[in-house]
RNA sequence: AGAGUUUGAUCCUGGCUCAGAAUGAACGUUGGCGGCGUGGAUUAGGCAUGCAAGUCGAGCGCUCAUCAGCAAGGGUGGGAGCGGCGAACGGCGUAGGAAUUCAUAGGUAACGUACCCUCAGGACGGGGAUAGCCACGGGAAACUGUGGGUAAUACCCGAUGAUCUGGUCUGGAUUGAUUUCCGGAUCAGCAAAGGUGUGAUUCCACCUGAGGAGCGGCUUACGCGAUAUUAGCUAGUUGGUGAGGUAACGGCUCACCAAGGCAACGAUGCCUAGGGGAUGUUAGCGCAUGAUCCCCACCACUGGGACUGAGAUACUGCCCAGACACCUACGGGUGGCUGCAGUCGAGAAUCUUCGGCAAUGGGCGAAAGCCUGACCGAGCGACGCCGCGUGCGGGAUGAAGGCCCUCGGGUUGUAAACCGCUGUCGAGGGGGACGAAAUUCUAGUGGGUACUCCCAUUAGAUUGACAGAUCCCUGGAGGAAGCACGGGCUAAGUUCGUGCCAGCAGCCGCGGUAAUACGAACUGUGCGAACGUUAUUCGGAAUCACUGGGCUUAAAGGGUGCGUAGGCGGCACUGUAAGUCAGGUGUGAAAUCCCCCGGCUCAACUGAGGCAUGGCGUUUGAAACUGCAUUCGCUAGAGUGAUUUCAGGGGUGUGCGGAACUGCCAGUGGAGCGGUGAAAUGUGUUGAUAUUGGCAGGAACACCGGUGGCGAAAGCGGCACACUGGGGAAUAACUGACGCUGAGGCACGAAAGCUAGGGGAGCGAACGGGAUUAGAUACCCCGGUAGUCCUAGCCGUAAACGAUGAGCACUAGAUCGAGGGACUGCACAUCCUCUCGGACGUAGCGAAAGUGUUAAGUGCUCCGCCUGGGGAGUAUGGUCGCAAGGCUGAAACUCAAAGGAAUUGACGGGGGCUCACACAAGCGGUGGAGCAUGUGGCUUAAUUCGAGGCAACGCGAAGAACCUUAUCCUGGACUUGACAUGCAUGGAUUAACCCAGUGAAAGCUGGGCCACGCCUUCGGGUGGAACAUGCACAGGUGCUGCAUGGCUGUCGUCAGCUCGUGUCGUGAGACGUCGCGUUAAGUCGCUUAACGAGCGCAACCCUUGUCCUUAGUUGCCAGCAUUCAGUUGGGGACUCUAAGGAGACCGCCGGUGUCAAACCGGAGGAAGGUGGGGACGACGUCAAGUCAUCAUGGCCUUUAUGUCCAGGGCUGCACACGUGCUACAAUGCGGCAUACAAAGGGAAGCAAACCCGCGAGGGGGAGCAAAUCCCAAAAAACGUCGCUCAGUUCGGAUUGCAGGCUGCAACUCGCCUGCAUGAAGUUGGAAUCGCUAGUAAUCGCGGGUCAGCAUACCGCGGUGAAUGUGUUCCUGAGCCUUGUACACACCGCCCGUCAAGCCACGAAAGCGGGGGGGGCCCGAAGUCGCUGAGCUAACCGCAAGGAGGACGGCGUCCAAGGCGAAACUCGUGAUUGGGACUAAGUCGUAACAAGGUAGCCGUAGGGGAACCUGCGGCUG
Repeated sequence: AGAGUUUGAUCCUGGCUCAGAAUGAACGUUGGCGGCGUGGAUUAGGCAUGCAAGUCGAGCGCUCAUCAGCAAGGGUGGGAGCGGCGAACGGCGUAGGAAUUCAUAGGUAACGUACCCUCAGGACGGGGAUAGCCACGGGAAACUGUGGGUAAUACCCGAUGAUCUGGUCUGGAUUGAUUUCCGGAUCAGCAAAGGUGUGAUUCCACCUGAGGAGCGGCUUACGCGAUAUUAGCUAGUUGGUGAGGUAACGGCUCACCAAGGCAACGAUGCCUAGGGGAUGUUAGCGCAUGAUCCCCACCACUGGGACUGAGAUACUGCCCAGACACCUACGGGUGGCUGCAGUCGAGAAUCUUCGGCAAUGGGCGAAAGCCUGACCGAGCGACGCCGCGUGCGGGAUGAAGGCCCUCGGGUUGUAAACCGCUGUCGAGGGGGACGAAAUUCUAGUGGGUACUCCCAUUAGAUUGACAGAUCCCUGGAGGAAGCACGGGCUAAGUUCGUGCCAGCAGCCGCGGUAAUACGAACUGUGCGAACGUUAUUCGGAAUCACUGGGCUUAAAGGGUGCGUAGGCGGCACUGUAAGUCAGGUGUGAAAUCCCCCGGCUCAACUGAGGCAUGGCGUUUGAAACUGCAUUCGCUAGAGUGAUUUCAGGGGUGUGCGGAACUGCCAGUGGAGCGGUGAAAUGUGUUGAUAUUGGCAGGAACACCGGUGGCGAAAGCGGCACACUGGGGAAUAACUGACGCUGAGGCACGAAAGCUAGGGGAGCGAACGGGAUUAGAUACCCCGGUAGUCCUAGCCGUAAACGAUGAGCACUAGAUCGAGGGACUGCACAUCCUCUCGGACGUAGCGAAAGUGUUAAGUGCUCCGCCUGGGGAGUAUGGUCGCAAGGCUGAAACUCAAAGGAAUUGACGGGGGCUCACACAAGCGGUGGAGCAUGUGGCUUAAUUCGAGGCAACGCGAAGAACCUUAUCCUGGACUUGACAUGCAUGGAUUAACCCAGUGAAAGCUGGGCCACGCCUUCGGGUGGAACAUGCACAGGUGCUGCAUGGCUGUCGUCAGCUCGUGUCGUGAGACGUCGCGUUAAGUCGCUUAACGAGCGCAACCCUUGUCCUUAGUUGCCAGCAUUCAGUUGGGGACUCUAAGGAGACCGCCGGUGUCAAACCGGAGGAAGGUGGGGACGACGUCAAGUCAUCAUGGCCUUUAUGUCCAGGGCUGCACACGUGCUACAAUGCGGCAUACAAAGGGAAGCAAACCCGCGAGGGGGAGCAAAUCCCAAAAAACGUCGCUCAGUUCGGAUUGCAGGCUGCAACUCGCCUGCAUGAAGUUGGAAUCGCUAGUAAUCGCGGGUCAGCAUACCGCGGUGAAUGUGUUCCUGAGCCUUGUACACACCGCCCGUCAAGCCACGAAAGCGGGGGGGGCCCGAAGUCGCUGAGCUAACCGCAAGGAGGACGGCGUCCAAGGCGAAACUCGUGAUUGGGACUAAGUCGUAACAAGGUAGCCGUAGGGGAACCUGCGGCUG
C1' cells in the first nucleotide's frame, strides 16, 4: 500500500467481498512446562450451608471458672448486660436515570464537618433512675409482662464562662442594597467525666472557642444519545410579598398578588443508555466501546417512611404495605448472597463451599492484642500476553515402506537406521535466599520540659499463609506436535475415487467420466502448544467526504416566483476588544499511551523520572481581519421619480371580422356517394354526393411566421378599443448599502379530472358496428357519449427539460439574428457601444459524449437534493382534497450486481452503393401417370449401422442371391481363441496327411500314418517350427466425432483477412482497409497520418483453339507403282501423334476520362480485353460430418459385445417425400435403306471370320498385353414407305407361357430373349429446379464397380437454339452509414396475468399482554400540626399542686390497592392483499431495430394479461 467481482473487450459510477489489528469470548481438533494477568457479559432470576463488623475490663456494676493462699484480699481467664467508638468505610452490582447524573472550569458574601493537627481557655456543687441480677408470670417459638433492687465516662439540675449564640446602639471599609467584613459598647443565654498509676498542672480521655487539613452539601456556565411518522408544553406552573422549613440559597413548602415561563439553536412526548479517566482501531481526523484498574453517581427482594447519628433516609439497622419462600402447637412468627465460596434455573458460555491475617490497609483499644471472604496467597480454565522445550553433530547403499512415473527414474530424504555428544524442561532426592521491616518486651546511651510521655540509637529476644528460585546429586534422548490450507484473491500440486451425485464455498465460483476447487492418499505451504471456525468493533471505505465526495446523461436542482427567520455582504475614518493572535499563570487526580533509566536470567510484568493531556479558567498585550457602537461620511452595488424614446402573440375585459365546417330552407341535377392496402358497415330514387342562393350555430384564427418576440414559470398568435404589469437605450439629477439567497409560509401553476350553471360546429376516451387476424377487448373504417368551449370554484401534478437552482466577479476569438444609441446634413452602408436570442470554437473542465463569456471553466455566498439494485414512491401514521388522488414516507426479505459513456461485432419488417441464372427475359424440366432408386413411417424374429434445411434422402454403397454383412434375427458350435508376440511345462504322438462315424455345416468323436536340424559313446541328448496344457494376452464395425488426429462438406473462387512501424484516443480501439473514380477482384489510379508488408485475387501448372520446328510406327496417303482393301513398295507434303517453341500485351489508332487508372469503338489477327474449361479454396464459421476407411485417449466386454457355421433379413408395404427413367405422341411412331465420331476397355480378358438359333445365345477360335487385334453397330440426322389425331401402328406397366446366360445355388431375390397380354397416362394444382454458347435441349458411345446384375455414377463426342445487356422486387453476398436493452450475438433479449411450492411483510372481526400519564375512591407506617380530661422519677413547691414530658385521639401529605375512560405500544388472529424467490408449466408478444401502430411522462376511461385509446407534453 491494495486486490477480486457488472462487459465480447474498455473507461467510469457504484455496491458486495477479501487480506490487518483487536476481544471478559464461544465452538471444533490437538495439547509438555513456567511467569504475569484474567474468568457469570444471559434471569437486578430463586437460593441450602458456612463465613464476610466488631472492639474496649485503663468507663461501669454483676457473675462463673481457675491459680497460690488458713483467711481477708489478690492474680489469670470466660459470660451476658449498661456505656463509648465503629458499624454511612471497605466489598458487590449497573436496575433506574438523557439530567436533581457525569466531565471541565468557576461560585458559596448561602453552608456543615466525628476521628486528626495547632492555638487559647476550662472541668465547681449536687440529684434521680435503669439494664444486668433476683422473684413471680404469659407463649410452641420468636419474644415478652409485673414487682424488687444496683453502677457508670449513661441521664438530669444548678454554678462559672468567652473571641460562642441572639438582640440593641455605634465607628471604619465595602456594596445596587445595614449586602458583607473588621471593631467598640451593652443586655440575655449556653460546658464538662473521669481513667491508669505509689504518684498526674505533665500520659490517655472530657468541655468551650478560634484556625488548619481532609471530606461533604448547595449552585452557575459550557459539553455529553436517537426520533418531527412526537409541535406545541406548563397551575406551584413563572415571578413577587410575607411566613414556615433546612447546616445552607431557593416554590423547598404554604397564604396572597400578578400572568407569566419553555419551544424549530427542537420544548413536550416516546425509545435507548450508568458517566468519566480511558480501551480497541486509525497516518491522522475520526469511528466504536465503557470488562478488569482508578474517580464519580446510583441500587440493595419490590414500593413507601422516618429514627439514631458528625455523617444514612442506612446491603448483612428499624417501621409499614406487597410478592415469594420457610417454621408452626394454626394462635402466630421468620427471611432477603447485586459480600466470599457454593447451588438450582436459563444459556453457546464464565472457577474452589481452599489457606492466612505473614505483608499492605481498616475498626476498636494506652497497649499487648482481637476482628477483617478488604487484602495477601494457593486451586481450576491454553481465556489472553510473554518465555522455554520436544534434542545437537556426523551419517548415502541416497535402505525399506509410501506416492508419482515417459518404467529410464523421481520424491519423501540426512529424514530414518547407525555412530558420537549434551542435559534445558519434566521425574526422584537434597538444599533453603528474598518477600521482615516494624510493633512489642528486656537492658543501655543521648536529647526534649520536670513525666507513667515523645524522638534517635546500640545489643538481645519475637513474627511467613504462600512461594519455594539460582544451585547440587541421580538417570537417560529417554516423557513432550499439532492444526489449517494448497483454482484466483493468497504462500503452497500430483494421483486415485466420484460423475450437477455426494459434496465445497469469504467473493468470483467448482462438480454433468480425464476435477490442481468435492472425498482420500502422497507431497508442499503457513503458523506452532496451539491452529482453525463463528460472533462483534475499527480499518481498508474518499462507501456520510471537517480533514476529504457529488447532483446534463451514472443516485441526486425544489414546476415557478414573492418573501419571514436565518446565513452572507461595497468604499473610507474613529472607538471597542466579543471572535482572532501572542506571552504569563492556574487547572487538566493517579494509573494508562510515549521517551529515558532501573528490577525480576530475557520478555510479558513492574519501579522511578520526564514529556504529553489538542480543553477550561484567569491575566497582560496587539488591533490587520470579522463583529459591535456612535455619529460622521462616500458612490462603483441597489433603487427612485424624471426627461427623451423604443420593441413586443406580456395580462384582463368588451366588441367586431372573414375563410372553412356542420345543420336547415330552396333551385339545378339524376345514381351513386363515401371509405380502404383491399373491402364492408354507413349514406342515397322519401333524390344523396356534386353545384347555386339564403339562413343559423359553435370553435379555431391560414398566409405573415422566422434556432423571430414577450413573460418568473405554466404559457401567449385575426382586428379594434379600454384598463394594466414588466423590460431595453440615452441623458444628467437624487437616495446613500437600502443588497444577495431564502428553511417554514404565501401566490401562480399545461393537460386530464371533479362540482354547479350554460353551450355544443368540428374532433372525440367509453360504447356500437364493419374489417384485419389463429384470436384482435388494438392498429384501419363508419358512427358516437362524456370531454374539449364559457362563467364561478376545486385539483396541484407532467420527459412542469437546457433532464443544467439563484446571485456576483473574472477568463481567447471570429460569426448570425432582434431592439436601442453614437457617427453622418438625411438615408443606406460601415465602424463603435448597451441589452436579448442562436450556431461554431481556443484554453480549461469532463468517464466520455460533450461543454466552452447564455460554462458543465476559475472563485465567492445562500438554498434544495443524493449515498447499490429490487421491495417502493409501496405499507403505516399524519396532513390536504368533494373524489380521483397529492405531500411527507419506511421495514422485513432478496440479489451481486443494477447503471453511464464510448468500442468491436452481430442483427433490423433502417438507409445508400454494388454483385450473383438472385429476379426479370427465355428454353427445358420437377410437382400429375407407370416404373426404378433413396429416405421416413409402418411391419417384422430381424427388416444392421451411419447421413437430417441449404450443405441428409440414385448419400457412405465404383453395383446385399451365398459371400459381402456388421451387437440384424433364429438355431448349432469353439474358448489362449479366426489373427500377433512372449514365457513355462510336456513329450514324439494326438500335428500335417489319410480314413470312418455323426451333423445342415461349423464342429465333435474314433482310427491309421509317420516326420525335421545339430551332436552322438547309437543308449540317447538338445534345439527350432508345429501341437497340447497353463500364464501373459489376443479380439470387439462395442460407447463417446461433445476427449482427438487425419480427411471432407459449407459460406465461397465470395474479396476479403491481417501484420510491422508511425499517428490519434485515459482505454477497449481507430487510422492504414476510408473518400473520388475504376475493376471479375482490397484490380489499379488519385487524394490522404499514414508508409510499407504478408495470406488471399491475378499470374506461374494441365487441357482446348492457330502457326512453326523436330520425329515418322502400329498412324497418314498428295504425287509414283500395286491391290478387293494404305494391302504392299515408297513418301513426310497433309491429317494425326507427342516433345519443344511462337502467339495476346489495351501493344496500335480514335474518343471519353483528372495530363491518371481505366472504359468505349476500330484495325490487324486463329484468338481481344482474365479467349473457353480445369486444378488451385485466405483468416475463419457451423462443438457441421466421420471412433463403421484408417489412427487414437478414456470407458466397457473376456466360455462373450470375441470367433466359426447353416438358414433367414438388409429386397418386407396401407402410406408420405426426394432424385431419376419412360411416356402421354405427327418437329412423332414403325418398317426399309444408308452415312459421319470421340473417348475408352481388354489375359481368370476382349474375342473376329464362319456355323446353328426368330432371338437372348450356343459352337468356334484367327488375332491381340493393343495408334497394329477385338469390344464396335454409333445414334439422332438424311432418303423412302406406312400410320392421320385415336387411349391410336402412341405408351409400355402388369401378367401368362416358352427359353437363354452367369453362378455351388436365381424360391424368398438376378439379367436377357421370343410369343401373348396391353394398365395408368391426352402435358400435369399450390409450389418449385437447371441453364447466358458449342451453353440449354436432344442423340447415341465408352468406362469403373462386377461371376452375373445400371434408368445410377464417371467420361466422350454428334446435332444444336432462344432470351437478356435491366436491377423495382424475391434470395444470397460485399462495402459505407444508422439504431440497439443483442454478445450463446434476432433461432437474441424480454413483459404481464394465470397455475404450483416456499419465505417475509401489510390489512383484518377480534383476542392476549406491557409501560406511562390523568380522574375518582380508599388510605398502612411515618414526619409535621392540633389535642391531650387518662399517665407521668429528676426542676419549683412545706403540701395541694404546677412546669415539662408523653401513650392515646383528630387532621394534612402519602405507598400499595380498587373503580372507570381514553391514548400509546407489543404479540397473536379465521380470512385477505400485493411482494421476493423457485422447474424446461399455461396464455399471448408489450419493450429493445422505424421492434413491425416510434417510445416515454402526467391524467382519464376501458380490457384475461402484457396493454389499448383520448388529451396535453418530451426526444432519451